[in-house]
Molecule: c-di-GMP-I riboswitch aptamer
Organism: Coriobacteriia bacterium
RNA sequence: CCGCGACAAAGGCACAGUCGGCGAAAGUCGACCUCGCAAAGCCACGGGUCUAACGGGAGUCUUCUGGACUCCCCAUGACAGCCGGGUUGCCGUC
Numbered sequence: 001c002c003g004c005g006a007c008a009a010a011g012g013c014a015c016a017g018u019c020g021g022c023g024a025a026a027g028u029c030g031a032c033c034u035c036g037c038a039a040a041g042c043c044a045c046g047g048g049u050c051u052a053a054c055g056g057g058a059g060u061c062u063u064c065u066g067g068a069c070u071c072c073c074c075a076u077g078a079c080a081g082c083c084g085g086g087u088u089g090c091c092g093u094c
Stems, first nucleotide, its partner, number of pairs: 003093003012037002017032006035081001041087003045084003048079003055073008
């Protein structure tokens, strides 16, 4: 250096939930809390998943060049705590 990870030590992150901010939503940010995590640090590159505002399509109603409602499609929006990949890194190596 690579590899590896212990009922070690030091430090770190924070699922769900509650409250508050942002957002159309998915989600995200802060506080509390603590299910878990050795990259649960960072990057949406590949796959996957979530949402569907804008846009498009269909239908119904209507006071009909319009409007309302319902459904479908769509990522330019998200998820790194779904998997792979990239990249940086703490402690130890019993």